Molecule: transfer RNA
Organism: Candidatus Heimdallarchaeum aukensis
RNA sequence: GGGGACGUAGCUCAGUAGGUAGAGUGGCAGGCUCCAGACCUGUUGGUCGCGCGUUCAAGUCGUGCCGUCCCCACCA
Repeated sequence: GGGGACGUAGCUCAGUAGGUAGAGUGGCAGGCUCCAGACCUGUUGGUCGCGCGUUCAAGUCGUGCCGUCCCCACCA
């Protein structure tokens, strides 16, 4: 330099005929317990990497940039 995959909650990830975002885990409160753990209930959570475009409507489609990883090429 060329090609590809990925980026969503603190963490691990779903969400794919475009219709307004979820699970597990964690945090907090309560129950249970002598206390703690485990277990049960409730609750808390997000500018969907950053922009622009298409659309009535974008996590989802197009495009630029940033970051991580993989493959190929080049070089001393």